Bacterial RNase P class A from a Myxococcota bacterium, 383 nucleotides, folded computationally.
The RNAcentral record of the sequence draws on ENA.
A source record names the gene rnpB.
Of the family's consensus pairs, 95% are formed in the model.
The source organism's lineage runs through Bacteria, Pseudomonadati and Myxococcota.
The coordinates come from a structure-prediction model, not an experiment, and the mean pLDDT is 76.
It matches the Rfam family "Bacterial RNase P class A". Rfam classes the family as a ribozyme.
């Protein structure tokens, strides 16, 4: 120098200053169903898709089964996980490295489209081949064309895929027919926790493919969601039980306070438990929590110290508008550097991304801006 390989990681989601606002927390003060005023608190890496796994609630539920979902190499981490990390295996690449929906086709069933002779209780279309029989060629051996009965799966040809492969050997011609090696299949020893690797034995090779077809096995899995649910009291209808009264008059009302008197009058009082809804309170935010440091592990990740307190709203706040300075990008062109492309530095206008909490945490996906930064590989060239 080219050409990849890592697709990560770190930081922020602009910054300062000023004025004016929203919102909930805590204190003071007042004229207190609420206003002031001071303090300190105010969205995200994804708050987004609601696509897994949970916590918390309420309701169901003896235990088993059957249906139904989910998941699928081993191992490990985690509170779980269909998430992470490590590894096997398989594919790819000269490499760095990257991909992988990766039990079971020797339990059943079920499909292999077109093509081609045959697609599964495999088959014969050109092809090889021995035999008989006609005809022709040829002194002869033979050899050719047709026909027929057979033998073959080598060879060509279909096809994703046609009953292992490559080589000798054997045959008339071939064929694991037979031999080496590979490959498979049973099986033994080693090594590994385990997927599995590797070494022999052994058996001519049986078991085409598809399970993201049904299905079989292993293993988990009640359900609904914070509008989940939990508490609170007051009216008002209505249910219960109680006690007083039902004209010999409860209870009210009124003269001026009892006695009185006058007027209405058939119900009234007390308890009790439940319901309703733009109610209030809680649930709610301190948590599988953040940050730092040590240690233990390849790693995911744990484990001890120490420190912090970090939105909680419900017609839902987290904003606006000015100045300033960096950052981009475009354009001019004074001066500077440069043969030049241009760069610097001035000016001016313009950008600045995806998106916004609503019970709460772990993940996956998917969208996006801007800064700084790793280490590898491989060809070539100079030293």
């Nucleotide at each position: 120098u080219u050409a990849g390989a890592c697709c990560g990681g770190u930081u922020c989601a602009a910054g300062c200053g000023a004025u004016c606002g929203c919102u909930g927390g805590u204190g003071u003060g007042c004229u207190c169903u609420g206003c002031a005023c001071a303090c300190g608190g105010g969205a995200g890496g994804a708050a987004a898709g609601u696509c897994c796994g949970a916590g918390c609630u309420u309701c169901a539920c003896a235990g088993g089964a059957c249906a139904g979902g989910a998941u699928g190499c081993c191992a490990g981490g985690u509170a779980a996980c269909g998430c992470c990390u490590g590894g096997u295996g398989g594919g790819g690449g000269c490499g760095a490295c990257c991909c992988c929906g990766a039990g079971g086709a020797a339990a059943g069933u079920g499909c292999c489209a077109c093509a081609g002779a045959a697609a599964g209780c495999a088959a014969a279309c050109c092809g090889c081949c021995u035999c008989g029989c006609c005809g022709c060629c040829g002194c002869a051996a033979g050899g050719c064309c047709g026909c027929g009965c057979g033998g073959c799966a080598a060879g060509g040809g279909u096809g994703a895929a046609a009953g292992g492969g490559u080589g000798a050997g054997g045959u008339a011609a071939g064929a694991g027919c037979u031999c080496a090696c590979c490959g498979g299949g049973c099986u033994g020893g080693c090594g590994g926790c385990a997927a599995c690797g590797u070494c022999g034995g052994u058996c001519g090779c049986a078991c085409g493919g598809c399970a993201a077809a049904c299905c079989c096995c292993a293993u988990c899995c009640g359900a609904a969601g914070c509008a989940a649910g939990a508490c609170g009291a007051a009216a008002u209808a209505g249910g219960g039980a109680g006690g007083c009264g039902c004209a010999u008059g409860a209870g009210g009302g009124u003269g001026g306070u009892u006695c009185c008197g006058c007027c209405c009058g058939a119900g009234u009082c007390u308890c009790c438990g439940g319901g309703u809804a733009c109610c209030g309170u809680c649930g709610c935010u301190c948590g599988a929590g953040g940050c730092c440091g040590c240690u233990g592990g390849c790693g995911a990740c744990a484990g001890c110290g120490g420190u912090c307190c970090c939105a909680g709203a419900a017609g839902a706040a987290u904003g606006a508008u000015c100045g300033c300075g960096a950052c981009c990008u475009g354009c001019g062109u004074u001066u500077c550097g440069g043969c030049g492309a241009c760069g610097a530095c001035c000016g001016c206008a313009g950008g600045a991304a995806c998106a916004a909490a609503a019970c709460u945490c772990g993940g996956c996906u998917u969208a996006c801006g801007a800064a700084c930064c790793c280490u590898c590989u491989a060809a070539c060239c100079a030293c």